[in-house]
């Protein structure tokens, strides 16, 4: 000293929570001492039992009980002693009695009480005080009683009651009366106004009590003192205004009564008072303070324990005694509740110490002693004393000690845990060696606490003390302390370990169980749950709840805000209140100082001291105790009272200025309407339409009239008003404002709770008007519905006179008033001055008034910036986290509507400002793409191929699901494949390694059984360097798995997208996220390039480097060519031969906006030449940053789980081919741009030895049969086909189209049945160009023809992957759909529009 939490991120406002300290606590785990302090917060709830207040025989009568003594008896015997009885109050002493005194202390509690109850200053000339002290005077004489006791009665008890008889320090009477009290007479001193009355003199009233050991102790009156008590006063003292009026003995005054005293304290009369927003009356809470806790402080919370006051003592009233009570252990009455009872009537009061119940989370022993300290009575001894002192329980709180100490490493085994299996933690920890004894256990010695003060002695001086000596008295205690001895012996835990917050790994679980202050954690890899090692933090404790305070400047005096985060009142006038201009007197309330008094002790702070230390505890130490009261000086400021002043204010005088107000008359255009006329079929209305008017004559038009609202133009960042608000023109009444002048007062000022008054539009009462318009309503649209937007009517209203209402985003979301603080502009409104002039219109200056853009400065930040949101003052409203809710209740106010004033319970971590990046929009600009459009061909409709959902099935294995799945994984399921399903079989295994042991085989052939795998049997059969290899069983270790998880991965791929983005360094801007750059102007296929510029540079992407084509040059040429020359042939580059063309393949050139023209600042851009080719020539490869938890654990590999005689592996068969159906994706078509047939041309690019196969042969054919060349620019596949040239055919379901089925054949291949392809013959199905909708495509492109290849034995290939033929039409253009880039704008989204959110309903 501060963290966490709202956002994708950021600043700011706000709250909510954490860390810190306390606690009379409580509950959970755990526990050795020892000292100090502490212990019903709740039922003021009830209480059994015991105790908690007595004491005096020196006051008194007495004598029941004890003991002494004396007499008498009576027993027993030890014969003088022992029980035992009776007599005697005689003596010690005492139970009831009478009487002093005391019980009003001490001790409990905190019910009541918002008050002089408390705390603090001050008063009482208006007051009492028992005991004590000190003075001054007294203490005569005498009398009736009464209790006890005794005699009776009553009654269950409690008790009482008659009758006799008797004492006193009880009580009565009388006397004296110093003094005091009253009451007359006087009238001194102060003071001079009312008062105040002294000294004296006179009269009236009132006392006493004894006791005894002869020392005293009492008692009675006064005065004072001491204490203790009693009243009054100022000041302080809790929340509520949703409590605003409250009070008749109430305010007061006379006279009276009563008190210890004043007082409406009581009572009679008279007055009408008295309090109260400075908050009175009511309500609601609370015993106050010294002090505690907390905090830097100011404060804020509390008020146990200790100490003061107060109140109270089952509940409520009441007095009496008494020096003191309206009395906690007295008394009477009610009332409640217990309890006894003979039912007639009686007893009780733990909020005293223990104790019980009850109540609660929850708080102790029916102890011990009066030894100390303190109280009561007493002369005293002494007796009381649950006050107090001590002890017991109880971690409840603070403070001490210990529970070893050193040394010891192969860093030991073992275990527990983790591991990558090497090891690594636990861990110097143990073992082992040395040493110590605090405590613990036993023994033994042992205190202080006792100062004194009883009692007996002695001395001193002033006879009542004081010193001094010997005795006595200790409950805690044989305790603290000490000494020996004994031995590491007797002693360690909670709580946490996801961030805040110090400390982390396995394992269980799987939104479950369960955690959690807060934010959040758990749905198979949980550092958050649980166990556990293992750390970390405190430690006799240690988490957890409660509770205050701090952190929270988050109630802000110190110390906050109010334009958009909560929060300026709609406005203005003013009462009160706060505040206020210069100068100058006084004075001294405020304020500064100094000084006394007083703030109790005790706490708490420092010194200093005592228990071993510490805590604690002492202290005639020091400061504090910020308070209040007193007397002094002080005069700056404030105030207060006196005077001046003129600059704030106000008032005059002039001269402008306005859509200020308020009546009043006045106008012309519109609309609507009446009434003539012209005049005919449709007006009106919308996006399209209807309802609506119209031949009864509408709309259109023309002419008169009528009504009623409202002012076109001018008209603006215009002007006026306090705000709401004010617009046609004229007048009248009122009001204001500016300028200028400086005559006039002279501070008259500002600000405002209350209170008044004004206040849009809507509404409301009453009465008038009513043309448009136009809530309600009716009717037509339109939609899924439309109680709406849109159309046709229309009523309240809206106009007006008079009233209520009192509200708005009444907003510049900005309260007012002042001063002060850069510059500026030909902005604008109304004014005045000057300065030139012929004339201020143009210039200059200067107060107002209204606007802009901007420095300092403020703001979070957008922004505000002399009209401030700056700098200060003063004053008043208002704010204190979202909701709930501006809601309910209550008061006020209205006719009503409704206004105003104004909550909790509840519930949520947020809820909000500005700003930033993105995403997004049925916003906006630019811009691109077969995106549309403009075109060609199709798909959807048919049969058929194929893939997929769906169903069926043992099984139809598995994956892919918008685009980006569906002829996709699969470039090829009859067995195999094969993962799937039935059956049969195996279990170290079909496959890899290594170890141990055991055999000689493995293997091959024949054969038997089997569906086969497998199992039997016979034959034949190892190498060696002798170590062992190899093989085979058996075993341990282990293999295997297409089992799950692509949401645990790697790699690899799809898509946005070949879009033209995506970023860093460093400077700069921003409190920051961010931003510039990368945006602007151009330009381009491109962030392609050029210019501008707080930007300079740079990566990754684009081009370009690389392959393929299209041109051409050079070399080279064979298996390729063949012009030239020779040879040859029934023909053919066949041959020799040539390097010339084609070609082939290396190496090169070419194209670069290089040239020219226009235009442009340049990039570029358009047109040209030339060129084989022209503006990236045309295709390919190449795929940023990232985006979908997009595919893929089944190509591979791989983290964790699972399964191990199976989820592994082998074999046979089936199935992936099923088949009502729906859907992609293709293939033949539907026919004359065609079909058939017959002739007849021209490709590229590829494969070929388990291949390719040529030629000959056989077959209608598929395709056999033989066989030459070729491992290939040589041989072969291999006839390319559309085309062209002929010939039919003539608009039909055909000579179209071919499904489907039948016969009948061919190949492959262990095998063709489920399931395979060709071929011939026969068969001849749907179909006549396909709805809604959809797809591709911009040129060698579509679109038609065909060929080749991978996979393959062979196919389903009609499919993919390539080659070349032939070869089109369009594209005005970018508005509209689809994707996409930049800029920019708005946003309450950021999982980011498939958002987020609202209302209703229905179910928990």
């Nucleotide at each position: 000293a501060g963290a966490g939490u709202u956002u994708g991120a950021u600043c700011c406002u706000g709250g909510c929570u954490c860390a810190g300290g306390a606690u009379g606590a409580a509950c959970g785990c755990u526990a050795g001492c020892u000292a100090c302090a502490g212990g019903c917060u709740u039922a003021a709830c009830a209480c059994a039992u015991g105790c908690a207040a007595g004491u005096c025989g020196a006051g008194g009568g007495g004598c029941a009980g004890c003991a002494u003594u004396a007499u008498c008896g009576a027993a027993g015997c030890u014969c003088g002693c022992u029980u035992u009885g009776a007599u005697a109050g005689a003596u010690g002493g005492c139970g009831a009695c009478c009487g002093g005194c005391g019980c009003a202390c001490g001790g409990g509690u905190g019910a009541g009480u918002a008050a002089c109850g408390c705390g603090u200053a001050u008063c009482c000339a208006a007051c009492c005080u028992u005991c004590c002290c000190c003075a001054u005077a007294g203490u005569c004489a005498g009398g009736a009683a009464u209790a006890g006791c005794c005699c009776g009665g009553c009654g269950a008890a409690a008790g009482u009651c008659g009758a006799a008889u008797u004492a006193a320090u009880g009580c009565c009477u009388g006397a004296u009366g110093u003094u005091u009290u009253c009451c007359a007479c006087g009238g001194a001193c102060g003071g001079c106004a009312u008062c105040a009355g002294a000294u004296g003199u006179g009269g009236a009233a009132c006392a006493a009590a004894g006791a005894u050991u002869c020392a005293u102790c009492g008692c009675u009156a006064u005065g004072g003192g001491a204490u203790g008590g009693g009243g009054a006063u100022g000041c302080g003292u809790c929340u509520g205004a949703u409590u605003a009026g409250c009070u008749u003995g109430u305010u007061g005054g006379c006279g009276g009564g009563g008190u210890a005293a004043c007082g409406g304290c009581c009572c009679a009369c008279c007055a009408a008072g008295g309090c109260a927003a400075c908050g009175a009356u009511c309500a609601g809470u609370a015993g106050g303070g010294g002090u505690u806790c907390u905090g830097a402080g100011a404060g804020g919370a509390a008020g146990g324990u200790c100490c003061c006051c107060c109140a109270c003592a089952u509940u409520g009233g009441a007095a009496c005694u008494g020096a003191g009570a309206c009395a906690c252990g007295g008394u009477c009455c009610a009332a409640a509740c217990u309890c006894c009872u003979a039912c007639g009537g009686g007893a009780g009061g733990c909020a005293g110490c223990a104790g019980u119940g009850a109540g609660g989370a929850a708080u102790a022993u029916u102890g011990g002693u009066c030894a100390a300290u303190g109280g009561g009575c007493g002369g005293a001894a002494g007796c009381c004393u649950g006050a107090a002192c001590c002890a017991g329980c109880c971690a409840a709180g603070u403070a001490g000690c210990g529970u070893g100490a050193g040394g010891g490493a192969c860093g030991a085994c073992u275990g527990c845990c983790c591991u990558a299996u090497g090891g690594g933690u636990u861990g110097u920890a143990a073992a082992c060696c040395u040493c110590u004894u605090u405590u613990a256990u036993a023994a033994g010695g042992g205190a202080a606490u006792a100062a004194a003060a009883u009692a007996c002695g002695g001395g001193a001086c002033g006879u009542g003390u004081c010193c001094u000596g010997u005795u006595u008295u200790g409950c805690a205690u044989g305790u603290a302390c000490c000494u020996u001895a004994u031995g590491a012996a007797u002693a360690g835990g909670g709580a946490c370990c996801g961030g805040c917050u110090a400390a982390u790994u396995c394992c269980g679980u799987g939104c479950c169980a369960g955690c959690a202050g807060c934010c959040g954690c758990g749905g198979u890899a949980a550092u958050a749950c649980g166990g556990a090692a293992g750390g970390u933090c405190c430690a006799g404790g240690c988490g957890u709840u409660a509770u205050c305070c701090g952190g929270a400047u988050u109630u802000a005096u110190u110390g906050g805000g109010u334009u958009u985060a909560a929060a300026g009142g709609g406005a203005g006038c003013g009462c009160a209140g706060g505040c206020g201009g210069u100068c100058u007197u006084a004075u001294a309330a405020g304020c500064g100082u100094g000084a006394c008094g007083u703030g109790a002790a005790a706490u708490g702070c420092a010194g200093c001291g005592g228990c071993u230390c510490a805590a604690c505890c002492g202290u005639a130490u020091g400061a504090u105790g910020u308070g209040c009261g007193u007397c002094g000086c002080g005069a700056a400021c404030u105030g207060u009272a006196g005077g001046a002043c003129u600059u704030g204010a106000g008032u005059g005088u002039a001269u402008u200025c306005g859509a200020u107000g308020u009546c009043a008359g006045c106008g012309g255009a519109a609309u609507u309407u009446g009434u003539g006329g012209u005049g005919u079929a449709g007006c009106g209305g919308u996006g399209a339409a209807a309802u609506g008017c119209u031949u009864a004559g509408a709309u259109a038009u023309c002419a008169c009239g009528a009504a009623g609202a409202a002012c076109u133009c001018c008209g603006a960042u215009u002007g006026c008003g306090a705000a709401g608000g004010c617009a046609g023109c004229u007048g009248a009444c009122a009001a204001g404002g500016c300028u200028a002048c400086a005559a006039c007062u002279g501070a008259c000022g500002c600000u405002a709770a209350a209170g008044c008054u004004c206040g849009a539009a809507a509404g409301u009462g009453c009465g008038g008007g009513u043309a448009g318009c136009g809530a309600a309503c009716g009717g037509g649209a339109u939609a899924a519905g439309a109680u709406a937007c849109c159309c046709c009517g229309g009523u309240a209203g809206u106009c007006c006179a008079c009233g209520c209402g009192g509200u708005a985003a009444a907003c510049g979301a900005g309260g007012g008033a002042u001063a002060c603080u850069a510059g500026g502009g030909g902005g604008u409104a109304g004014g005045a001055g000057g300065u030139a002039u012929g004339g201020a219109c143009c210039c200059c200056u200067u107060a107002u008034g209204u606007g802009c853009g901007g420095c300092a400065g403020c703001u979070a930040a957008c922004g505000c910036a002399u009209u401030a949101a700056g700098u200060a003052u003063c004053c008043c409203g208002c704010c204190u986290g979202g909701g709930g809710a501006g809601u309910a209740c209550g008061g006020c106010c209205g006719c009503a509507a409704g206004g105003u004033u104004g909550a909790a319970a509840c519930u949520c971590a947020a809820a909000g400002g500005a700003a930033u990046u993105g995403a997004c929009g049925g916003g906006g600009g630019c811009c691109c793409g077969c995106a549309c459009a403009a075109g060609u061909g199709g798909u959807g409709g048919a049969g058929c191929a194929u893939g997929u959902g769906g169903u069926u099935u043992a099984a139809u294995u598995c994956g892919a699901c918008g685009c980006u799945a569906c002829g996709c994984g699969a470039a090829g399921a009859a067995c195999c494949u094969u993962a799937c399903c039935u059956g049969g079989g195996u279990u170290u295994g079909a496959c890899a390694u290594g170890g141990a042991c055991c055999g000689g085989a493995a293997u091959a052939a024949u054969u038997u059984a089997g569906a086969g795998a497998u199992a039997g049997a016979u034959u034949a059969g190892c190498c060696u360097u002798c170590g062992g290899g190899u093989c085979g069983g058996u075993u341990c270790a282990c293999a295997g798995g297409u089992g799950c998880u692509g949401c645990a991965u790697g790699g690899c791929u799809g898509u946005c997208g070949u879009c033209a983005g995506c970023u860093c360094g460093u400077g700069c801007c921003g409190u920051g996220a961010g931003g510039u750059g990368u945006u602007g102007g151009g330009u381009u296929a491109a962030g392609u390039c050029c210019c501008g510029c707080a930007a300079c540079g740079a990566g990754c992407g684009c081009a370009a480097c690389c392959c393929c084509u299209a041109u051409u040059u050079u070399c080279a040429g064979u298996u390729a060519c063949u012009a030239a020359c020779g040879g040859g042939u029934g023909a053919u580059g066949c041959c020799g031969a040539g390097g010339a063309c084609u070609c082939u393949g290396g190496a090169g050139a070419g194209a670069c906006u290089g040239c020219c023209g226009u235009u442009a600042u340049a990039a570029g851009a358009c047109g040209g030449a030339g060129g084989a080719a022209g503006g990236u020539g045309g295709g390919g490869a190449u795929g940023a940053c990232g985006u979908c938890a997009a595919g893929u654990c089944a190509g591979c590999a791989u983290g964790g789980c699972c399964c191990u005689u199976a989820c592994g592996u082998c074999c046979a068969g089936g199935g992936c081919u099923a088949c009502a159906c729906a859907c992609g994706u293709g293939c033949u078509a539907c026919a004359a741009u065609g079909g058939u047939c017959g002739g007849u041309a021209c490709a590229a690019a590829g494969g070929g030895c388990a291949g390719c196969g040529a030629g000959c042969u056989c077959g209608c054919g598929a395709g056999g049969g033989u066989a030459a060349g070729c491992g290939a620019a040589u041989c072969c596949c291999g006839c390319a086909a559309a085309g062209c040239c002929g010939a039919u055919c003539u608009c039909a379901g055909u000579c179209c189209g071919g499904a489907u089925u039948g016969c009948a054949g061919g190949c492959u291949g262990c095998a063709a049945u489920u399931c395979g392809c060709c071929u011939g013959c026969a068969u001849g199905a749907a179909g006549u160009c396909g709805g809604a909708a959809u797809c591709a495509c911009u040129a060698g492109u579509a679109a038609c023809c065909g060929c080749a290849g991978a996979u393959c034995a062979g196919c389903u290939a009609c499919g993919c992957u390539g080659c070349g033929g032939u070869g089109a039409a369009u594209a005005c253009g970018u508005u509209c759909c689809c994707g996409g880039g930049c800029c920019u704008u708005g946003c309450a989204c950021a999982c980011a529009c498939c958002g987020c959110c609202c209302g209703u309903c229905a179910a928990g």